[in-house]
């Protein structure tokens, strides 16, 4: 340094203002937000500088996770005990699952830089919700730390 394991901590943002209306953070105007890796022609430092290296850097380009469906390893659940149909939980697999176009530069733009769109789980509500309440003091992509081993 590299591959297994295995242990801690961490791990999601946002309706200000104005109309309507008996009611709206949900309707219209209008504002606000962007998980996690990877990609990277952009930024910013280092350094022994044909370079190398570190940091930050996409919501709409690849893919991942939350929701929600299927299937279901294991498990709880009755009683004195023993079963466990039915009823609950649930690893892991599968599957659904949203959105960009334009000018410029330039070899070259899905990621720079200018304009304009446009996207955003289920369940609740005095009125339809990416913002409010809930499941969730959950759960989880992954992040840094640390241990064993092994090459």
């Nucleotide at each position: 340094a590299u591959a297994u394991u295995c242990c801690u901590u961490c791990g999601g943002g946002g309706c200000a203002g104005g109309g309507u209306g008996a009611a709206a953070g949900u309707c219209c105007c209008u504002a606000c937000c962007g998980a996690c890796g990877g990609u990277g022609a952009u930024g910013a430092g280092g350094c022994a500088c044909a370079g190398c290296u570190u940091c930050a850097a996409a919501g709409u380009c690849c893919g991942u996770g939350a929701c929600c469906c299927g299937u279901g390893c294991g498990g709880u659940u009755a009683u004195g005990a023993u079963u466990a149909a039915a009823a609950c939980c649930a690893a892991g697999c599968g599957g659904u699952g949203g959105a960009c176009c334009u000018g410029g530069u330039g070899u070259g733009a899905g990621u720079c830089c200018g304009g304009g769109a446009c996207c955003g789980a289920c369940a609740g509500u005095g009125a339809u919700a990416g913002u409010c309440u809930g499941g969730a003091u959950g759960g989880g992509a992954g992040a840094a730390g640390g241990a064993a081993u092994u090459u």